[in-house]
Context: one part of a larger RNA
RNA sequence: GGAUUAACGCUGGCGGCGUGCAUAACACAUUCAAGUCGAACGGAUGUAGCAAUACAUCAGUGGCGGACGGGUGAGUAACGCGUGAGUAAUCUGCCUCGGGGUGCGGGAUAACAACCGGAAACAGUUGCUAAUACCGCAUAACGCAUAGGGAUCGCAUGGUCUUUAUGCCAAAGAUUUAUUGCCCUGAGAUGAACUUGCGUCCGAUUAGAUAGUUGGCGGGGUAGCGGCCCACCAAGUCGAUGAUCGGUAGCCGGACUGAGAGGUUGAACGGCCACAUUGGAACUGAGAUACGGUCCAGACUCCUACGGGAGGCAGCAGUGGGGAAUAUUGGGCAAUGGGCGAAAGCCUGACCCAGCGACGCCGCGUGAGGGAAGAAGAUCUUCGGAUUGUAAACCUUAGUCAACAGGGACGAAGAAAGUGACGGUACCUGUGGAGGAAGCCACGGCUAACUACGUGCCAGCAGCCGCGGUAAUACGUAGGUGGCGAGCGUUAUCC
Numbered sequence: 001g002g003a004u005u006a007a008c009g010c011u012g013g014c015g016g017c018g019u020g021c022a023u024a025a026c027a028c029a030u031u032c033a034a035g036u037c038g039a040a041c042g043g044a045u046g047u048a049g050c051a052a053u054a055c056a057u058c059a060g061u062g063g064c065g066g067a068c069g070g071g072u073g074a075g076u077a078a079c080g081c082g083u084g085a086g087u088a089a090u091c092u093g094c095c096u097c098g099g100g101g102u103g104c105g106g107g108a109u110a111a112c113a114a115c116c117g118g119a120a121a122c123a124g125u126u127g128c129u130a131a132u133a134c135c136g137c138a139u140a141a142c143g144c145a146u147a148g149g150g151a152u153c154g155c156a157u158g159g160u161c162u163u164u165a166u167g168c169c170a171a172a173g174a175u176u177u178a179u180u181g182c183c184c185u186g187a188g189a190u191g192a193a194c195u196u197g198c199g200u201c202c203g204a205u206u207a208g209a210u211a212g213u214u215g216g217c218g219g220g221g222u223a224g225c226g227g228c229c230c231a232c233c234a235a236g237u238c239g240a241u242g243a244u245c246g247g248u249a250g251c252c253g254g255a256c257u258g259a260g261a262g263g264u265u266g267a268a269c270g271g272c273c274a275c276a277u278u279g280g281a282a283c284u285g286a287g288a289u290a291c292g293g294u295c296c297a298g299a300c301u302c303c304u305a306c307g308g309g310a311g312g313c314a315g316c317a318g319u320g321g322g323g324a325a326u327a328u329u330g331g332g333c334a335a336u337g338g339g340c341g342a343a344a345g346c347c348u349g350a351c352c353c354a355g356c357g358a359c360g361c362c363g364c365g366u367g368a369g370g371g372a373a374g375a376a377g378a379u380c381u382u383c384g385g386a387u388u389g390u391a392a393a394c395c396u397u398a399g400u401c402a403a404c405a406g407g408g409a410c411g412a413a414g415a416a417a418g419u420g421a422c423g424g425u426a427c428c429u430g431u432g433g434a435g436g437a438a439g440c441c442a443c444g445g446c447u448a449a450c451u452a453c454g455u456g457c458c459a460g461c462a463g464c465c466g467c468g469g470u471a472a473u474a475c476g477u478a479g480g481u482g483g484c485g486a487g488c489g490u491u492a493u494c495c
Stems, first nucleotide, its partner, number of pairs: 001495004006491005013364006019357002021322001026320003030317001032315001035064003040061002043058006071275003080200008090192002095188008103137004112127004117122001143168011173180003201247003208238003213235004218230003250272004254265004277298005300311004328354001330353003336350001337348004367397004377388004401436001403431005411422001439484005444465003450479005460467002
C1' cells in the first nucleotide's frame, strides 16, 4: 500500500447493486416452511329438484411426491475431495424411441354402524362394503436360469451374436369415443453405486503397528466386486519414500495479495461430501439407512386424573443465552423453478420483492459565475501590520437530490382475452426556491502540514525513534495549515 462476512470512536444528505451469528452443532414460546389427485374407490354432509340425477365440500382406502428444494460445517487427514481412467462386476421411478400384451376368477379390509376401554395420546370387539389395494389361474418371448452346439472378438476371469432342449415369471382400469393408464421386454437419456493412478496440513519430545489382521478354498449376502460376513487352511500385511499414534481441518471451482514465483484463505455464488437433540437400528421404496418418517436407549423440556403420554428451528421469521458483533414474528406466488393433477387449479418462508444496518463497492449532491471597502469578528504582532480571505456580505444565475402536484411503465410469455407482490415504484412533466444536506484525522522525524497560550518529568502523548523537570512546532486549548471526504480514524487478521 492492498484486502476484510469485520468491530469500536466521532460524524452522517440521497440513490443503485451486493451483503449481514465468524461466538453456544447452546436451549427454544408462536405462526408458517409438503402436499396433491373425485378422470383409481366406496361413502358422508350440504345445495337444487317430486324423483332419476347434477353440483360442491370432506375424513378414509389407493396412487404419486415427502430421498428434490432449504439449512449447517459438528465429525472426517478419508477414494472424503480434486483430476484422469475403468466396470468384461452394477442399478436407474418419472422422460424419449421401438416390439409385444391387457384373458378368467377369488377372498378380505378401512371408512361406516353397534358396543366398549382411557384424563389424554390412542385403542379394542362384532357386523357391512369398494377399488388402478391384495391374491390365484391362464397366456409367454428377442426376457431370465440351467445344460449343449456353432460363429466371432478380446483385456486374464471372459464378452457378443446365433441355435436346441428343459424350467420360470405379468397385467387395471378410468372417462366416454378420443384419449390416458396398466403389464412384459429391448435401447437411450438422466441419476446413482463401486474400483483405481496421481495430488491433498503439523508433530519422531509418536518407531514399531496389525488376529478378520494379510492371502487362499468353499459358502452366505448384495444391484454388484470384495474378509462385506461365516467355516476351514496358510502366516502373512503395513512401516524412516514416515506406518501407527497425537493435534488441527469439511474439500474444490475460486477469493485476497504479489511484477511473477509464491504466500494466505475457502464468507457470498457454483460442484462434491457429511450431519439433522446424542447414540444405535432397520422398514418402505426406483432411490433413504430418511432434517419437518418409524422403532429402541440416553439427556433435556412440557402435559397428566400419576396409570401414562408429547416434543426436537444446523428451514423462514422470531426469543433467551453467549459475544466486540450480525436484520422483519413483512408482501406475493406476478415472474423463474419444483410437487400433484387430463385440466382448471392447489401447495411452495425455494424464489421474486419490500423492511433494517454507511457493512462493502459504485454514482450524485451539499451550488455556479462575479465580487476588495481586502468589511466585521477571531488569531498572531516588531503595534506598522499580517493571516483567515473571494472566503462572507452583495449582484446575477442553473436547477441535480430531497418536497409537493399531474401523468405513468418494461418485467406478461402463448392467436386473442385475462393475469404485477414489487408499485402509483422507476421514469417524464410542472411548481418552488440557496433554500433541507460536512465531517473526521493529523501537523518533531519517518510523513504532506506552525504559531500563541496553559501546564511544568505533573497532567499527559507514543507505531518506532522518543517528547514533558518554566519560552514544549511532540501534552491540553485556540487560530492557522495539510490529508481524505459521507465519511474519517483506531483495533484485529492476511499478503
Model confidence (mean pLDDT): 82 of 100. The part of an RNA shown here (small-subunit ribosomal RNA, 5' domain) has 495 nucleotides and comes from an uncultured bacterium. Rfam family: Bacterial small subunit ribosomal RNA. Rfam links the family to the GO terms structural constituent of ribosome and ribosome.